[in-house]
RNA sequence: GAUCCGGUAGCUCAGUCGGCAGAGCAACUGCCUUUUAAGCAGUGGGUCCGGGGUUCGAAUCCCCGCCGGGUCA
Numbered sequence: 001g002a003u004c005c006g007g008u009a010g011c012u013c014a015g016u017c018g019g020c021a022g023a024g025c026a027a028c029u030g031c032c033u034u035u036u037a038a039g040c041a042g043u044g045g046g047u048c049c050g051g052g053g054u055u056c057g058a059a060u061c062c063c064c065g066c067c068g069g070g071u072c073a
Stems, first nucleotide, its partner, number of pairs: 001072007010025004019056001027043005049065005
């Protein structure tokens, strides 16, 4: 330098075909327990990497850029 994959909650990730942003773990609250852990019930938590475009509508499609990784040179 070329090319491919990825970036979504604190962490690991899903969301495949454009139409309410989700799961598990973690955190917090309650129940249970002598207490902790475990178990059960619930709650909160998001600039979907940034900017622009298309569209009635974008995490999703298109363009540019940034970051991480792979391959080739």
This is a predicted structure of a 73-nucleotide RNA (transfer RNA) from Oscillibacter sp. PC13. It matches the Rfam family "tRNA". RNAcentral holds the sequence, with entries from Rfam.